[in-house]
Context: one part of a larger RNA
RNA sequence: CGGUGCUUAAGGAACUCGGCAAAUUGACUCUGUAACUUUGGGAUGAGGAGUGCCUUUAUGAAUAAAGGUGUAAUACACAAGGAAGCGGCGACUGUUUAUUAAAAACACAGGACUCUGCUAAGUGCAUAAACACGAUGUAUUGGGUCUGACGCCUGCCCGGUGCCAUUGGGUGAAAACGAUGCGUAUUGUGCGUUAAGUAUAAACCUCGGUAAACGGCGGCUGUAACUCUGACGGUCCUAAGGUAGCGAAAUUCCUUGGCGGGUAAGUUCCGUCCUGCAUGAAUGGCGUAACGACCGCUUCACUGUCUCAAGCAUCGGCCCG
Repeated sequence: CGGUGCUUAAGGAACUCGGCAAAUUGACUCUGUAACUUUGGGAUGAGGAGUGCCUUUAUGAAUAAAGGUGUAAUACACAAGGAAGCGGCGACUGUUUAUUAAAAACACAGGACUCUGCUAAGUGCAUAAACACGAUGUAUUGGGUCUGACGCCUGCCCGGUGCCAUUGGGUGAAAACGAUGCGUAUUGUGCGUUAAGUAUAAACCUCGGUAAACGGCGGCUGUAACUCUGACGGUCCUAAGGUAGCGAAAUUCCUUGGCGGGUAAGUUCCGUCCUGCAUGAAUGGCGUAACGACCGCUUCACUGUCUCAAGCAUCGGCCCG
C1' cells in the first nucleotide's frame, strides 16, 4: 500500500450517471390491513403488540390463563422479506446471445387471413423417380403468414405492386397444313427452294375482385360587429386525402415548448395543452388488475456512499534481518 472481514462521535445520500456497495427488515403468535380489481387478488399490504425462567390451575398433549422473578439485552447463537407511492414497456409462468447484452427482444394462450377433398396442401437443398414425414390424422384436420391475455375498437384508398377470378376481345412460337413465285430437269405435273395465309398454348394487355395482402392516407386561399380564431366558401391536385383514440411521447428538430405539481433551488419525473420537424388503428390503436434480478421519478426507514476519516482482525505486497 492492497484484498477480505468487523466497529465508529455528530450528521444522514450532502456521495454518485444512479443509494452502486453496505446497512436496515427478517422467525413464530396475536392484532390490524388502503387505493384499485379481471372479485381470484392486491396481502406477509401498511401499521401495532408479545416471546426468557419459576410456581399454580386447566389439558392426553401442543398450549393457554393467573401470580412471581433476573438481565444492558428473553425469536438471546445459526438461519432469517427493508417498506410505500407515481409513470413507461411487455398481459402473465416461460425462452435467449455456453465465453461483455436476460431485455421493452423471442415464445405464449387468444385473434385474423390464406392454402389444403386425400396418392391433400406442405416438407426431405436444382430436376426426376421411389420412399418417408404430414398421419395410422381428414376442413372443429394439417400447412403457411401476421398479430399477441383481457376490455373498448380496428376508419378511408384497389391508381401502383402482388394475389384471385375469367366471359369476351387484342397481341401471341415452333411443329402441322399450305396459295404463289423462282431454280433445275433425264419431260416422270419430278427435285430443290420461296413462303402469303389457315389454325393456335401459356404468358402479357384489356375487363373485374381483393388491404388483419405489400402499401398509401394533400396544397393554396378568402371569411364572424375589438382582436384572435375560422364552423362556412373558392380553387388545384389525388387511388384516397388520417376517422376513433393518443400526443414535446421508447416518436418533438426548434426545446430545458407553455401552464400547473413536487424542491430553498428540478434539462429528469407527474398532470395538462396541441403548434404531431416526422402519431394512429392486427407493420395493430387506446386502456388495463396481477406479474417483472426490466427502465425513469419520489418518500419513509437505514446506514462510513459521503462531510472526513480512524481503529481492529486476518491474508498478501513492500522494507530490514
Notes:
Predicted 3D model of a 321-nucleotide part of an RNA (large-subunit ribosomal RNA, domain IV) from Amorphochlora amoebiformis. The coordinates come from a structure-prediction model, not an experiment, and the mean pLDDT is 84. Taxonomically the source falls in Amorphochlora (Eukaryota, Sar, Rhizaria, Cercozoa).